Model confidence (mean pLDDT): 81 of 100. A computed fold for a 72-nucleotide RNA from a Patescibacteria group bacterium, annotated as transfer RNA. NCBI's taxonomy places the organism under Bacteria, Bacteria candidate phyla.

This record gives sequence, C1' cells and structure tokens, in this order.
RNA sequence: CCCCCCGUAGCUCAAUGGUAGAGCAGCGGCCUUUUAAGCCGAGGGUUGAAGGUUCGAGUCCUUCCGGGGGGA
Repeated sequence: CCCCCCGUAGCUCAAUGGUAGAGCAGCGGCCUUUUAAGCCGAGGGUUGAAGGUUCGAGUCCUUCCGGGGGGA
C1' cells in the first nucleotide's frame, strides 16, 4: 500500500428496509433463620462517527475511526 471480516445494553450475541430484543450480570420483590439456588418484576441503547438513498435505515451506498485476518 491492497483485499476481506467485525463494531448493537456492563458482558456474550440476535433483529426480512417497517415499534431495537434475548441470555448473563447489576437493581427491586418472593422464598429461606441467613446466604446460595429457584421464582417474579422493573430498568438499562445517539446500533463506532459523519454524510447519502428511501415515506421509512441496526440493515443498502460513500468516507473516516477502532479491532482481527490475509497478500505484497
């Protein structure tokens, strides 16, 4: 320098262009003498950044940033 993949909740990951979700963690409650386990509930998001396309973008296009891999 060139090519490919990834970036979404604290963590691991979903989501056919049409209301962004799950598990775990944390928080509250139930249970228990207490803790753990189990059960129930609520919360937590500028979907890496900036533009573009579209009635509508996490999703499609462009550039940039970060991580990984390959080639020279």